[in-house]
RNA sequence: GCUUCCGUAGCUCAGUGGCAGAGCGCGCAUCUUGAGGUUGCGAGGCCGCUGGUUCGAAUCCAGCCGGAAGCA
Numbered sequence: 001g002c003u004u005c006c007g008u009a010g011c012u013c014a015g016u017g018g019c020a021g022a023g024c025g026c027g028c029a030u031c032u033u034g035a036g037g038u039u040g041c042g043a044g045g046c047c048g049c050u051g052g053u054u055c056g057a058a059u060c061c062a063g064c065c066g067g068a069a070g071c072a
Stems, first nucleotide, its partner, number of pairs: 001071007010024004018055001026042004031037001048064005
């Protein structure tokens, strides 16, 4: 330098055009003498950035940024 893949909650990931989700973690309550654990409730992300397409974009397209792999 070229090609391919990835970027979504604190972490690991799902969601592939129509109101952003799960597990773990965190907070409160609950049962317990306490811890751990159970159950219930809750907080937390405008989806890497900027444009484009579309009635509508996390999702499709382009560029850029970051990461991984392969080739030279």
Molecule: transfer RNA
Organism: Streptomyces avermitilis